Background
The part of an RNA shown here (small-subunit ribosomal RNA, central domain) has 352 nucleotides and comes from an uncultured bacterium. Its Rfam family is "Bacterial small subunit ribosomal RNA". Gene Ontology terms of the family: structural constituent of ribosome and ribosome. Model confidence (mean pLDDT): 82 of 100. The RNAcentral record of the full RNA draws on Greengenes.
[in-house]
Context: one part of a larger RNA
RNA sequence: CUGGGCGUAAAGAGUUGCGUAGGUGGUUUGUAAAGUGAAUAGUGAAAUCUGGAGGCUCACCCUUACAGGCUAUUAUUCAAACUCACAAACUCGAAAGUAGCAGAGGUAACUGGAAUUUCUUGUGUAGGAGUGAAAUCCGUAGAUAUAAGAAGGAACACCAAUGGCGUAGGCAGGUUACUGGGCUAUUUCUGACACUGAGGCACGAAAGCGUGGGGAGCGAACCGGAUUAGAUACCCGGGUAGUCCACGCCGUAAACGAUGGAUACUAGCUGUCGGGGGUAUCGACCCCCUCGGUAGCGAAGCUAACGCGUUAAGUAUCCCGCCUGUGGAGUACGGUCGCAAGACUAAAACAU
Numbered sequence: 001c002u003g004g005g006c007g008u009a010a011a012g013a014g015u016u017g018c019g020u021a022g023g024u025g026g027u028u029u030g031u032a033a034a035g036u037g038a039a040u041a042g043u044g045a046a047a048u049c050u051g052g053a054g055g056c057u058c059a060c061c062c063u064u065a066c067a068g069g070c071u072a073u074u075a076u077u078c079a080a081a082c083u084c085a086c087a088a089a090c091u092c093g094a095a096a097g098u099a100g101c102a103g104a105g106g107u108a109a110c111u112g113g114a115a116u117u118u119c120u121u122g123u124g125u126a127g128g129a130g131u132g133a134a135a136u137c138c139g140u141a142g143a144u145a146u147a148a149g150a151a152g153g154a155a156c157a158c159c160a161a162u163g164g165c166g167u168a169g170g171c172a173g174g175u176u177a178c179u180g181g182g183c184u185a186u187u188u189c190u191g192a193c194a195c196u197g198a199g200g201c202a203c204g205a206a207a208g209c210g211u212g213g214g215g216a217g218c219g220a221a222c223c224g225g226a227u228u229a230g231a232u233a234c235c236c237g238g239g240u241a242g243u244c245c246a247c248g249c250c251g252u253a254a255a256c257g258a259u260g261g262a263u264a265c266u267a268g269c270u271g272u273c274g275g276g277g278g279u280a281u282c283g284a285c286c287c288c289c290u291c292g293g294u295a296g297c298g299a300a301g302c303u304a305a306c307g308c309g310u311u312a313a314g315u316a317u318c319c320c321g322c323c324u325g326u327g328g329a330g331u332a333c334g335g336u337c338g339c340a341a342g343a344c345u346a347a348a349a350c351a352u
Stems, first nucleotide, its partner, number of pairs: 004323003007306002012320001014203002017201002022196003026090006034083002036079008049068003052064004093193001094190001096188001097186005105179007112156001117151007127138002164171002208249006217243002222238004260319006268297011301308002325352003334345004
């Protein structure tokens, strides 16, 4: 140098969303000759290596102005398939245009009803609440229940789905404004503009942190009541941070499909979502074809098995990331970031 892997055994980074360097890259023609191939010539020390010959009784070992080799490099000439470079062109990749379509995609403002809680007033009287059973707790200072009104906060029943959208995290009452992406049809336009992407930038649930608001319900901590041998719990009554909003941090999750991205190829069947075409019909269904998503089952194949199987874990190519027994340890030290909590990077001794 080559050789193995990464769904569950160690291993896909949270998203790789944008993208730098780098790596890789569609079709045709021409030029050149950097890589590449051929020929010739020079160099390729000695030791070492291979063959021959010789010396130690043999061998190891040693000798040899004997031969070869040292897979390399330099120069010149030739070749032009492939890679590269340059020039010219192409349209299938990729963008753009036009016409449509679906959607909890995002941000902001406004707004609605049900319910919980509290307050006010009326009716009304002795219980209510809670549990396995109880008690703490609330209630004759009138509770629970019921009716009317008011306040305030948070979440949006049904529709609702194996459904939809989003790069991921995630997104659900309604309306409006602004706005991102996708799909289909057409083949109008550009003409390889592409893929991946070390670093970098951006986003990133919940919890937590800072400042200022808000606070209905729920509820870490905490306080009671039970249970129990004990009960720093499970159950019950309360309840502070928090949960909510604005701005700013944090940067982690079983951030999961435990499955990186892109492209091409390799049987089908069934459901469902969004388009298009055809058929049918007065029309809508029905039926057929096709593109894109999302599920279930399965040929071949793969896999240690489980299982995966056109949404691959199959067959191949390109690029990145990561793994190398277990514990020590995702720790120490150092560094970077952070207000902190801590995050990221990341060992060794030693044990086995």